[in-house]
Source information: Model confidence (mean pLDDT): 77 of 100. This is a predicted structure of a 61-nucleotide RNA (Fluoride riboswitch aptamer (crcB RNA motif)) from a Candidatus Fermentithermobacillaceae bacterium. The model forms 100% of the base pairs in the Rfam consensus. Rfam family: Fluoride riboswitch aptamer (crcB RNA motif). Gene Ontology terms of the family: response to fluoride and positive regulation of gene expression. The sequence was found by an Rfam model in a public genome assembly.
RNA sequence: AUACUUAAUAGUGAUGGGGCCCACUUUAAAGUCGCGUAAGCGUGAUGGCUCCUACAAGAGU
Numbered sequence: 001a002u003a004c005u006u007a008a009u010a011g012u013g014a015u016g017g018g019g020c021c022c023a024c025u026u027u028a029a030a031g032u033c034g035c036g037u038a039a040g041c042g043u044g045a046u047g048g049c050u051c052c053u054a055c056a057a058g059a060g061u
Stems, first nucleotide, its partner, number of pairs: 010025004016052006033042003
């Protein structure tokens, strides 16, 4: 790289891990952020809640 087979007790939901809930995916797919022609710019560790970790800002000791 190609081909075949199998896979929902599974996989996935823009950068890490745990728990709970929700949604999506069985044409093997769901998924791989937004704006911009480009250069470039912007939000956010969550799909949602919460805890831990990493990063950033401020205050106190």